């Protein structure tokens, strides 16, 4: 130096251009004599940075940047 993949909630991860979601953690409540369980809600997100195409972009396209891997 080059190529490919990857970056989305506090963890791991989904998400076919058309309200951004789960599981698990957190808080509340319900239940129990007590813990634990379990059920039910909530709160948390400029989707890595910046532009571009589009009526609309996490999503496509381009630069940069992170981390990972192959190649020289």
């Nucleotide at each position: 130096g080059u190529c490919a993949c990857a970056g989305u909630a506090g963890c791991u991860c989904a998400g076919u251009g058309g309200u951004a979601g789960a599981g698990c953690a957190u808080u509340c409540a319900a239940c129990c004599g007590g813990u634990a369980u379990u059920u039910g809600a909530a709160g948390g997100g400029u989707c890595g940075c910046u532009g571009g195409u589009u009526c609309a972009a996490g999503u496509c396209c381009a630069g940069c940047u992170u981390g990972u891997g192959a190649c020289u």

Notes:
RNAcentral holds the sequence, with entries from ENA. Predicted 3D model of a 72-nucleotide RNA (transfer RNA) from Aphelenchus avenae. The organism belongs to Aphelenchus, within Eukaryota. Its Rfam family is "tRNA". Rfam classes the family as a transfer RNA.